[in-house]
RNA sequence: GCCGCCGUAGCUCAGCCUGGUUAGAGCGCCACGCUCAUAACGUGGAGGUCGCGCGUUCAAAUCCCGUCGGCGGCA
Numbered sequence: 001g002c003c004g005c006c007g008u009a010g011c012u013c014a015g016c017c018u019g020g021u022u023a024g025a026g027c028g029c030c031a032c033g034c035u036c037a038u039a040a041c042g043u044g045g046a047g048g049u050c051g052c053g054c055g056u057u058c059a060a061a062u063c064c065c066g067u068c069g070g071c072g073g074c075a
Base pairs, nucleotide, nucleotide: 001074002073003072004071005070006069007068010027011026012025013024020058029045030044031043032042033041051067052066053065055063
């Protein structure tokens, strides 16, 4: 230098291919319940510019282009 994959909640990830309800799950965190107490369990809650920018569209996490970062391959 060229090619591919990945980037979504504090962590691990799904969703993307085939655009469409309010962006989700587990773990973690907070509150309450339960308990003598802790854990476990139950109920509720907070937490997101979907890496960033631009474009297409009535509508973009999803499609196009560019760009940043990580990993791998080739040279």
Transfer RNA from Candidatus Woesearchaeota archaeon ex4484_78, 75 nucleotides, folded computationally.
The sequence is in RNAcentral, with records from ENA.
Its Rfam family is "tRNA". Rfam describes the family as follows. Transfer RNA (tRNA) molecules are approximately 80 nucleotides in length.
Model confidence (mean pLDDT): 83 of 100.